[in-house]
RNA sequence: AAAGUCGGCCAGGCAAUCGCUGCGUGCGCAAGCACGGGGAGGAAAGUCCGGGCUCCGCAGGGCGGGAUGCCAGCUAACGGCUGGGCGCUAUAAGCCGCGAGGCGAAGGCGACGGAAAGUGCAACAGAGAGCAAACCGCCGAUGGCCCCGCGAGGGGAUCAGGCAAGGGUGAAACGGUGGGGUAAGAGCCCACCGCGGACGUGGCAACACGGACGGCACGGCAAACCCCAUCCGGAGCAAGACCAAAUAGGGAAGCAACAGGCGUGGCCCGCGCUGCUUCCGGGUAGGUUGCUCGAGCCUGGCGGCGACGCCAGGCCUAGAGGAAUGAUUGCCGAACCCCGCAAGGGGGGAACAGAACCCGGCUUAUCGGCCGGCUUUCCAC
Numbered sequence: 001a002a003a004g005u006c007g008g009c010c011a012g013g014c015a016a017u018c019g020c021u022g023c024g025u026g027c028g029c030a031a032g033c034a035c036g037g038g039g040a041g042g043a044a045a046g047u048c049c050g051g052g053c054u055c056c057g058c059a060g061g062g063c064g065g066g067a068u069g070c071c072a073g074c075u076a077a078c079g080g081c082u083g084g085g086c087g088c089u090a091u092a093a094g095c096c097g098c099g100a101g102g103c104g105a106a107g108g109c110g111a112c113g114g115a116a117a118g119u120g121c122a123a124c125a126g127a128g129a130g131c132a133a134a135c136c137g138c139c140g141a142u143g144g145c146c147c148c149g150c151g152a153g154g155g156g157a158u159c160a161g162g163c164a165a166g167g168g169u170g171a172a173a174c175g176g177u178g179g180g181g182u183a184a185g186a187g188c189c190c191a192c193c194g195c196g197g198a199c200g201u202g203g204c205a206a207c208a209c210g211g212a213c214g215g216c217a218c219g220g221c222a223a224a225c226c227c228c229a230u231c232c233g234g235a236g237c238a239a240g241a242c243c244a245a246a247u248a249g250g251g252a253a254g255c256a257a258c259a260g261g262c263g264u265g266g267c268c269c270g271c272g273c274u275g276c277u278u279c280c281g282g283g284u285a286g287g288u289u290g291c292u293c294g295a296g297c298c299u300g301g302c303g304g305c306g307a308c309g310c311c312a313g314g315c316c317u318a319g320a321g322g323a324a325u326g327a328u329u330g331c332c333g334a335a336c337c338c339c340g341c342a343a344g345g346g347g348g349g350a351a352c353a354g355a356a357c358c359c360g361g362c363u364u365a366u367c368g369g370c371c372g373g374c375u376u377u378c379c380a381c
Stems, first nucleotide, its partner, number of pairs: 001377010012332007020039002023036005041352001045363002048361005053236004065232005070084005085112001086110004094103003113227002118225002120221002135167002137163003142160002145156004175193006194216001195214002199210004240289004250280006260274005296315008336347004
């Protein structure tokens, strides 16, 4: 320098005018007015996880249910993050090749505990799909059959039977390649690879490596039930707390009355309800609070590969409640488009979206720009 890839940050700027909201100060009886300073985001979103806070019989155990699941760490916690392991998988520049194509790093992806606890599932195809099977095929050594031969023996077909190498089906067919062996074959035997349980070495661990041993037994699916380990009480700021009107209703005391009214009933009796005053408490409307100083932000230092932690200094940064955070104008303006060899000129005009108790994450939306890390190749010194 080129190419690829990963991450971080910003996400229109300035001014004037007119508004909105809440804070402070002053004025005002009040309504309000004046001045000063504050006023959305990286996602405020989805509400998918985790926590703080609040209330509910302080919630201990069992059954049931849910979530998570390689290892180690971080954290208030997590299904998040960091580092590592294992498996899968590309491709750029470039290189190789006549070509088809191959090689090719950082990177990307993984619900990656258990299938020798048990139950179960596998369409179609296929002969056979789970302690398997023999359709085509190979063989027919052995026993039998036929032919030749006096005989030893030779030849033939394949009845019994043997085999699983080759073909074929399938997502998957009971280790792979090569050699020996055999009638043909087969871990039947051997070498290498794979696999297995031990052992040794390294590592906290996941795991890796190693040389022996075992002839191969134990196929797949747990995003089927299930088993194992760990974690989880429920509801949520419309939580909750305080003040508290009118009307209606509740309780207590006093007074009045034994009449009247209403209900029940066909009528009567009966039974039930019904008055006034004062006080008490609950609750509704409404108001206040919870409410924003907090696992906070910025800068620097130290520890750690890192997530992160510790220390020092500095800062206060929206708190509305039918819900403010806006509108207009002017100037400047990136991307992008056009003209031009170029210098330059003209046009153009800013994405997604918007707090509602607060934080940590994840996911989704997003015009564009800037910066950095890593890797490969080439050039120069």